[in-house]
Molecule: transfer RNA
Organism: Lachnospiraceae bacterium
RNA sequence: GCUGGUGUGGCACAGUCGGUAGCGCACUUCACUCGUAAUGAAGGGGUCAGGGGUUCAAAUCCCCUCACCAGCU
Numbered sequence: 001g002c003u004g005g006u007g008u009g010g011c012a013c014a015g016u017c018g019g020u021a022g023c024g025c026a027c028u029u030c031a032c033u034c035g036u037a038a039u040g041a042a043g044g045g046g047u048c049a050g051g052g053g054u055u056c057a058a059a060u061c062c063c064c065u066c067a068c069c070a071g072c073u
Stems, first nucleotide, its partner, number of pairs: 001072007010025002013022001019056001027043005049065005
């Protein structure tokens, strides 16, 4: 320098033929307990790496940039 992949709540991930984002763990509150843990119930938290474009509508398509990983020269 070229090619490919990944980038979604604190963490690990799902959501890919476009229709206003979800699970587990963690966290908060409550119940239970002598107390803790476990268990049960409820709840908060992300606008999807950043920017632009297409579209009535994009995490999801297109372009550019950034970070990381792998391969090639």